Model confidence (mean pLDDT): 81 of 100. Predicted 3D model of a 77-nucleotide RNA (transfer RNA) from an Armatimonadota bacterium. RNAcentral records the identical sequence in 2 taxa. The RNAcentral record of the sequence draws on ENA and MGnify.
Order: sequence, then structure tokens, then C1' cells
RNA sequence: GCGGAAGUAGCUCAGCCCGGUAGAGCAUCUCCUUGCCAAGGAGAGGGUCGAGGGUUCAAAUCCCUUCUUCCGCUCCA
Repeated sequence: GCGGAAGUAGCUCAGCCCGGUAGAGCAUCUCCUUGCCAAGGAGAGGGUCGAGGGUUCAAAUCCCUUCUUCCGCUCCA
């Protein structure tokens, strides 16, 4: 230099293909159950979806640019 993959809640991820209310598990907090703990049950908080722009009534999703990480190929030393 070329090609590919990934980036979404504190963590691990789904959703993206085919645009339509941003979700799950774990973790955190509150309550119930218990003499206490653990386990179990109920509920709550937590995101402007890596960044910028475009299209659209509407973008995590489509288009363009860009950043970071990983993998492969190639060149040079």
C1' cells in the first nucleotide's frame, strides 16, 4: 500500500441483510422471601448505537468520508 472483520448500557452480545417506539444476559440499586447469608422472585437506574456529513416523514440499519482495534496479502528495510 491492498483486502476483510469488528466498534451498540459498567461487561459480553443481539438487532443491521429487508429503515418504523433501542433490547437480552451478567453486574449495580431498591423491595419481597429468610433469624442471617446464599439461592429465588418483583422492580428501577444506566445509551443520543466509534466520529462527521448526506438521503428520507423517519437512520443503529441505506450512501459518502473518517478514527481505533484485529486478521490476511504484498513491498521495503